[in-house]
This is a predicted structure of a 102-nucleotide RNA (SAM riboswitch aptamer (S box leader)) from Oceanobacillus salinisoli. Lineage of the source: Bacteria > Bacillati > Caryophanales > Bacillaceae > Oceanobacillus.

RNA sequence: UUCUUAUCCAGAGAGGUGGAGGGACUGGCCCUUUGAAGCCUCGGCAGCGGACUUUUAAUAGUACUGUGCCAAUUCCAGUAGCAAGAUGCUAGAAGAUAAGAA
Repeated sequence: UUCUUAUCCAGAGAGGUGGAGGGACUGGCCCUUUGAAGCCUCGGCAGCGGACUUUUAAUAGUACUGUGCCAAUUCCAGUAGCAAGAUGCUAGAAGAUAAGAA
């Protein structure tokens, strides 16, 4: 990097540094000098893999370990179908994360 499977309406931020961007892409709409991204420290959420405990097993639990995450539903839409005044619902695409494979 590609493929497969699962999940994505829940949850969880302070300080330092930095100094203008950020929310994947496009459009919209937001966040941001009352300080963006990045980096560091500490904290937290979650429970995918491992470990441990429980169970005959399924399972349930702990949060030790490998990841992940901590504005807004993946912020909303993007393609198709159905219904429909503005739009809504369902499925999908794309994306993200985990585990496995090549």